Transfer RNA from Gonapodya sp. JEL0774, 72 nucleotides, folded computationally. It matches the Rfam family "tRNA". The family's RNA type in Rfam is transfer RNA. The source organism's lineage runs through Eukaryota, Fungi, chytridiomyceta, Monoblepharidales and Gonapodya. RNAcentral holds the sequence, with entries from ENA.
[in-house]
RNA sequence: GGGGGUGUAACUCAGCGGUAGAGUGCUCGCUUUGCAUGCGAGAGGCCGGGGGUUCAAACCCCUCCACCUCCA
Numbered sequence: 001g002g003g004g005g006u007g008u009a010a011c012u013c014a015g016c017g018g019u020a021g022a023g024u025g026c027u028c029g030c031u032u033u034g035c036a037u038g039c040g041a042g043a044g045g046c047c048g049g050g051g052g053u054u055c056a057a058a059c060c061c062c063u064c065c066a067c068c069u070c071c072a
Stems, first nucleotide, its partner, number of pairs: 001071007010024004018055001026042005048064005
């Protein structure tokens, strides 16, 4: 320098056009003499940045950034 992949909640990951979910973690409550476990509820992300297409974009297109990988 060129090709490919990944980027979504604190963490690990789903979601391949119609106003974002799970598990773990966190907070509160119930249960216990207390802790843990278990059960219930809740907070927390406008989806890496910018632009475009579309009535509508996390999802399609372009560009940039970061990381991984292959080639040189």